Predicted 3D model of a 96-nucleotide RNA (THF (Tetrahydrofolate) riboswitch aptamer) from Tepidanaerobacter acetatoxydans Re1. The model forms 94% of the base pairs in the Rfam consensus. The coordinates come from a structure-prediction model, not an experiment, and the mean pLDDT is 78. RNAcentral records the identical sequence in 2 taxa. Rfam family: THF (Tetrahydrofolate) riboswitch aptamer. Its family is annotated with tetrahydrofolate metabolic process in the Gene Ontology.
[in-house]
Order: sequence, then structure tokens, then C1' cells
RNA sequence: GGCAGAGUAGAUAACUUGCGUCAAGUGCCAAGGGAUGGGACGUUGCCCUUGGACGAAAAGCUGUAUUGCUUGCGGUAAGUUGUCGCGUUCGCUGUC
Repeated sequence: GGCAGAGUAGAUAACUUGCGUCAAGUGCCAAGGGAUGGGACGUUGCCCUUGGACGAAAAGCUGUAUUGCUUGCGGUAAGUUGUCGCGUUCGCUGUC
């Protein structure tokens, strides 16, 4: 030096444990901020704060306690596993 490869943020599926169902959360809009392969630049996406608009699926059993249990529901949270997952350049691993 050539060739091949790994790794981020995160996405998704299954499972488990929760939360809400007395409406929090999720999703949408605006403003501000943040972190984003090991380094640098940067894109997509992600997260946080504040404000705004919208807005929901309960049922059964227990029995006196707005209590507990079960099945649901929520574009619900976390964890585990699988799959997917940086544009340029340097670095890393393998090989010639």
C1' cells in the first nucleotide's frame, strides 16, 4: 500500500418484570440545549427541558376495603436475547 472485517447513537422482534387504565406515558408542533464507532469533520436519526394543540378500553371475579386477583387495552417503561445499524479520513483486527 491492496483486500476483507469489527465496533456508536439507535431501530425492530420475542420473552420477563413493571406502570397507567381515577390518564401518566406514547405520538404531533414550536423554541432552547445535549450525547452521538477510539480521534477529527459531519449527516441521518436519538435524548432532555419549556410551552402549545390533540387525546384513550375496559370487562369478569372477590366482598366491604376508591381492596385484591384474572383477562384485556396503551403507537406504555425497563431488562435479557436475536436481527439490523456512520458518510469521509486516521486508528484497530485479519490477510497479501